The RNA shown here (Bacterial RNase P class A) has 364 nucleotides and comes from a soil metagenome. The coordinates come from a structure-prediction model, not an experiment, and the mean pLDDT is 79. Rfam family: Bacterial RNase P class A. Rfam describes the family as follows. Ribonuclease P (RNase P) is a ubiquitous endoribonuclease, found in archaea, bacteria and eukarya as well as chloroplasts and mitochondria.
[in-house]
RNA sequence: UAGGCCGUGCGACCGCGGGAGGUGACUCUCGAGGAAAGUCCGGACACCGAAGGGCAAGGACGGUCGGUAACGCCGACCCGGCGAAAGCCGCGGGAAAGUGGCACAGAGACAGACCGCCGAUGGCGCGCCCACACGUGAGGCGCGAACAGGCAAGGGUGAAACGGUGCGGUAAGAGCGCACCAGCGUCGCGGUGACGCGGCGGCUGGCCAAACCCCGUCCGGUGCAACCCCAAGCAGGAUCGACGACCCGGCCCGGCGAGAUCCAGGUGGGGGGCAGGGCCAAGCGAGAGCGAGGCCCCGCCGGGGACCUAGGCCCCGGCGAGAUAGAUGGCCGCACCAGACAGAAUCCGGCUUACAGGCCUGCU
Numbered sequence: 001u002a003g004g005c006c007g008u009g010c011g012a013c014c015g016c017g018g019g020a021g022g023u024g025a026c027u028c029u030c031g032a033g034g035a036a037a038g039u040c041c042g043g044a045c046a047c048c049g050a051a052g053g054g055c056a057a058g059g060a061c062g063g064u065c066g067g068u069a070a071c072g073c074c075g076a077c078c079c080g081g082c083g084a085a086a087g088c089c090g091c092g093g094g095a096a097a098g099u100g101g102c103a104c105a106g107a108g109a110c111a112g113a114c115c116g117c118c119g120a121u122g123g124c125g126c127g128c129c130c131a132c133a134c135g136u137g138a139g140g141c142g143c144g145a146a147c148a149g150g151c152a153a154g155g156g157u158g159a160a161a162c163g164g165u166g167c168g169g170u171a172a173g174a175g176c177g178c179a180c181c182a183g184c185g186u187c188g189c190g191g192u193g194a195c196g197c198g199g200c201g202g203c204u205g206g207c208c209a210a211a212c213c214c215c216g217u218c219c220g221g222u223g224c225a226a227c228c229c230c231a232a233g234c235a236g237g238a239u240c241g242a243c244g245a246c247c248c249g250g251c252c253c254g255g256c257g258a259g260a261u262c263c264a265g266g267u268g269g270g271g272g273g274c275a276g277g278g279c280c281a282a283g284c285g286a287g288a289g290c291g292a293g294g295c296c297c298c299g300c301c302g303g304g305g306a307c308c309u310a311g312g313c314c315c316c317g318g319c320g321a322g323a324u325a326g327a328u329g330g331c332c333g334c335a336c337c338a339g340a341c342a343g344a345a346u347c348c349g350g351c352u353u354a355c356a357g358g359c360c361u362g363c364u
Stems, first nucleotide, its partner, number of pairs: 001362006008335004013330002016031006033341001037352002040350005045223004058219005063077005078092001079090004093214002098212002100208003114155002116151003121148002124144006130137003163181006182204001184201007227272004236263005247255003276297005283290002298320008336339001
């Protein structure tokens, strides 16, 4: 520095929830996590309205290639930054489509000139030469100031000033020219690709998109308190019924004597979803449905078998949290003598956050 694992153990007693056995007392067996958490993403599933059509709005994401049911997740790689290295970090499309912003300072934040440099050129002043009409200029040369003007090298401001360093060049300067470097474009080669290496070109177009925006991809909404099913009783509707219904004796017939049957919605409530998946089924229940037990498949653990080991195959045995006011706890003893963060509630795949202590491995 990267990754993985464990995360109190054993015993006694008293309890709790599921299941099994027993008439019963009771007995046996199973019973939270690496995060069960936050509810931040992605799904399964369910309903709404057809949900695997399009547009708009809104939102999310953003290097490349793979993985995946899918993802905003993971892996490898690329690029940039940090580090001596192992390695770590990146909210990593576009600023040359447009709009906008860039505090303070500063002349100027994309345009500009405060100090400064120059003043080659034009004008101005002075001097000399020259000319003559003798105090003037039409000319030449030199000097000066800095009026016009040129420059952006240097100073200064700033987080950032129209590439950087050096040489040349110039009146002074400047990619103005050249060399190297950075960037952009283009060509060739390598790579699936992001991209890398090399050649050439003109020289350069500030930063911010976690500002609007543009480009590309994706997204209907609500969440198991989803949702589905059954339905006591009371009340309602229809039909039948003292011309005897329903019920009982198998029917005629007889007995009894006032209700019976059906329907819709649905209350109390119950069941499913839902506890690894499926089939059969004694029995229970008004019903939905549940369901002992048996069989098959899946996963985990233990034992055995042939083959040298691992793995795989075969056989045997055991196990699979599942509540509905919601169980998984308390206490004592011993051990190292320190035991953290925290607890299921539809279920998976991730991410993030919390965590006393301990163990192992790779690399520098």